A computed fold for a 78-nucleotide RNA from Sulfurovum sp., annotated as c-di-GMP-I riboswitch aptamer. Taxonomically the source falls in Sulfurovum (Bacteria, Pseudomonadati, Epsilonproteobacteria, Campylobacterales).
[in-house]
RNA sequence: AUGUAUUAAGGCCAAACCCGUUGUGAAGCGGGGACGGAAAGCCACGGGUCUCUUUCUAGAGAUAGCCGGGUUACCAUC
Repeated sequence: AUGUAUUAAGGCCAAACCCGUUGUGAAGCGGGGACGGAAAGCCACGGGUCUCUUUCUAGAGAUAGCCGGGUUACCAUC
């Protein structure tokens, strides 16, 4: 420099649930906690699901740990 395929690991993330907090809500954030994860890093672009509003067919949101897509990347081997 290259591929992001395979395997393992120093280590990384953290579902449910509980406490606190923000929000009308889906849900977010902090702490505890681990079901899991090899992109469970990042991006709402397509689909799905969910919430709120509504002049009732649109609008505004949530989810990246639902799937696809895009993008970046640690260590080891080659």